Notes: This is a predicted structure of a 474-nucleotide part of an RNA (small-subunit ribosomal RNA, 3' major domain) from an uncultured Bacteroidota bacterium.
Context: one part of a larger RNA
RNA sequence: UGACAAAAACCCGCACAAGCGGUGGAGCAUGUGGUUUAAUUCGAUGAUACGCGAGGAACCUUACCAGGGCUUAAAUGCAUAAUGACAGGUGUGGAAACACACCCUUCUUCGGACAUUUUACAAGGUGCUGCAUGGUUGUCAUCAGCUCGUGCCGUGAGGUGUCAGGUUAAGUCCUAUAACGAGCGCAACCCUUGUCGUUAGUUGCCAGCGAGUCAUGUCAAGAACUCUAACGAGACUGCCGGUGCAAACCGUGAGGAAGGUGGGGAUGACGUCAAAUCAUCACGGCCCUUACGUCCUGGGCGACACACGUGCUACAAUGGUCGGUACAGUGGGCAGCCAUCCGGCGACGGAGCGCGAAUCCAUAAAGCCGAUCUCAGUUCGGAUCAAAAUCUGCAACUCGACCCCGUGAAGCUGGAAUCGCUAGUAAUCGCAGAUCAGCCAUGCUGCGGUGAAUACGUUCCCGGGCCUUGUACA
Numbered sequence: 001u002g003a004c005a006a007a008a009a010c011c012c013g014c015a016c017a018a019g020c021g022g023u024g025g026a027g028c029a030u031g032u033g034g035u036u037u038a039a040u041u042c043g044a045u046g047a048u049a050c051g052c053g054a055g056g057a058a059c060c061u062u063a064c065c066a067g068g069g070c071u072u073a074a075a076u077g078c079a080u081a082a083u084g085a086c087a088g089g090u091g092u093g094g095a096a097a098c099a100c101a102c103c104c105u106u107c108u109u110c111g112g113a114c115a116u117u118u119u120a121c122a123a124g125g126u127g128c129u130g131c132a133u134g135g136u137u138g139u140c141a142u143c144a145g146c147u148c149g150u151g152c153c154g155u156g157a158g159g160u161g162u163c164a165g166g167u168u169a170a171g172u173c174c175u176a177u178a179a180c181g182a183g184c185g186c187a188a189c190c191c192u193u194g195u196c197g198u199u200a201g202u203u204g205c206c207a208g209c210g211a212g213u214c215a216u217g218u219c220a221a222g223a224a225c226u227c228u229a230a231c232g233a234g235a236c237u238g239c240c241g242g243u244g245c246a247a248a249c250c251g252u253g254a255g256g257a258a259g260g261u262g263g264g265g266a267u268g269a270c271g272u273c274a275a276a277u278c279a280u281c282a283c284g285g286c287c288c289u290u291a292c293g294u295c296c297u298g299g300g301c302g303a304c305a306c307a308c309g310u311g312c313u314a315c316a317a318u319g320g321u322c323g324g325u326a327c328a329g330u331g332g333g334c335a336g337c338c339a340u341c342c343g344g345c346g347a348c349g350g351a352g353c354g355c356g357a358a359u360c361c362a363u364a365a366a367g368c369c370g371a372u373c374u375c376a377g378u379u380c381g382g383a384u385c386a387a388a389a390u391c392u393g394c395a396a397c398u399c400g401a402c403c404c405c406g407u408g409a410a411g412c413u414g415g416a417a418u419c420g421c422u423a424g425u426a427a428u429c430g431c432a433g434a435u436c437a438g439c440c441a442u443g444c445u446g447c448g449g450u451g452a453a454u455a456c457g458u459u460c461c462c463g464g465g466c467c468u469u470g471u472a473c474a
Stems, first nucleotide, its partner, number of pairs: 001474002003471003007468001010465004015458002019421005026313008034304002042053002064299007076122002079119001081117004088103006106113002124288002127286003133282002135277003138273001140271001145184006151160003164175003190265004195233007205222001210219002236259001239253001240251004302440001315414001319373007332361002336355002340351004380411001385406001390401002427450007
């Protein structure tokens, strides 16, 4: 100087407390361990792995296994030599890759071009090492810290500044001061949301006036309103009162749509964990080269005594079922979204309008109104299984989703323990999108609807900051 302390002081954080809802028990989904297997490809492993890489494993993907093929090879370049083919079509063998046979078969300015084959050189490797690396990422942590120049102090390591007294979300600011300044961080500048104005009115809007319809901004007209999207205004402790030297703090103060960082996001200092990744990519070294490369068929990644994580659905009456009825916002659409009509109980099929979309397409659900069920393993719950069917796709056996009929399991609120959340939040309800032929999505990323309770407080648990003290540690 650090690190540590079951040492002390101060401070902060859904850290505890106060509350609300869960997990741990059940069934299923999914990931992991283990076991099994020809193979169950590989990686990730306290916090910081385990609905993670994977934002789509039937083939492909695919890296794994079995079997069958190829050896300059799947791609590209240069040189040499040869040919006018190669490709394509048909047939045979085959699981296919591939092999064989037949048919067809270049251009030219005559220099050559093009294509294929041969030879030679370069290939290829998801093989190893993340403890050789770049790049990227997680975490401490959006915590308030980490440093430098000159000066001063110390023999020196180093200290000071950065400490002290206040204050702040903040090394934020003020006062004091052998320090004076500065940098990376903090904050602000950026995006979004909340209010108003100006500009602009189509595909959006419809107040007043006119037309028209069973009805509808449908039409003429309008530019008010909503909205759209560009530019501005607005919030700064600016004003008032109190406290204070100041910084600042307090006030059901004013004004204001908004008040003290207004809400949310992006933004992550010096560094820590030889943290993660050689399987995104790049790259040093090592290794394979008729194979550890490459093509194909089939299988596997989906196995199942078991253990754990993350979720979904429930155990019901604040509910289930049936009928009627209301209100969104993101975002997406041409090999697409699909109105409407017909067929089907339905998944869906057939016809077919509009829309490359503020124009066309897509029932929001919880909610509200009415009826029924009356506390039961039930009109709760839906696993499992059987039969029949639909769609995608060469192909749904291993191993897809969905529909209908029947079946109707466990489960009556969950031990020890443990997680999230402070407001438009939790809880709850649906909708959209990426990936995508289809989909194992209950996942992820967004969007809106309804909409709480509680916080006395900092003694204690956990993590962090700062200062003081101690040290058998470096």
The full RNA is in RNAcentral, with records from ENA, Greengenes and SILVA. Its mean pLDDT, the model's own confidence on a scale to 100, is 80.